[in-house]
Molecule: transfer RNA
Organism: Nanobdellota archaeon
RNA sequence: GUGGGUGUGGUGUAGUCUGGUUAACACGCAAGCCUGUGGAGCUUGAGACCGCGGGUUCAAAUUCCGCCACCCACU
Numbered sequence: 001g002u003g004g005g006u007g008u009g010g011u012g013u014a015g016u017c018u019g020g021u022u023a024a025c026a027c028g029c030a031a032g033c034c035u036g037u038g039g040a041g042c043u044u045g046a047g048a049c050c051g052c053g054g055g056u057u058c059a060a061a062u063u064c065c066g067c068c069a070c071c072c073a074c075u
Base pairs, nucleotide, nucleotide: 001074002073003072004071005070006069007068010027011026012025013024020058029045030044031043032042033041051067052066053065054064055063
């Protein structure tokens, strides 16, 4: 340099195929219940508007374009 893949709460993932109601699950975190204490268990809650910018559309995590970061292959 060329081609491909990935980017979504603190962490790991789903959701993209087929655009459409409040972005879901697990772990973690906070509070409460329980317990002699802790852990486990139960209940509730906070936390991401989806890598960045732009376009298409009534509507974009999802489609298109450019850019950035990381990974893989080729040269």